[in-house]
Molecule: transfer RNA
Organism: Minisyncoccota bacterium
RNA sequence: GCGGGGUUAGUAUAGUGGUAAUAUACGACAUUGCCAAUGUCGAGAUACGAGUUCGAUUCUCGUACCCCGCU
Numbered sequence: 001g002c003g004g005g006g007u008u009a010g011u012a013u014a015g016u017g018g019u020a021a022u023a024u025a026c027g028a029c030a031u032u033g034c035c036a037a038u039g040u041c042g043a044g045a046u047a048c049g050a051g052u053u054c055g056a057u058u059c060u061c062g063u064a065c066c067c068c069g070c071u
Stems, first nucleotide, its partner, number of pairs: 001070007010024004018054001026042005047063005
């Protein structure tokens, strides 16, 4: 330099052109003599920018970072 893949809550992963899901962690409450465990509720995320579209996390282009291969 070229090609391919990836980037989604603090963490680990799903997902789809139309309110983004689960687990765990976190907070509150209940339960308990206390803690733990358990239950209920809550807050929290689509790497960044542009384009297409009525609507983009999804499609297209570019940028950044990570991984693999080639030279």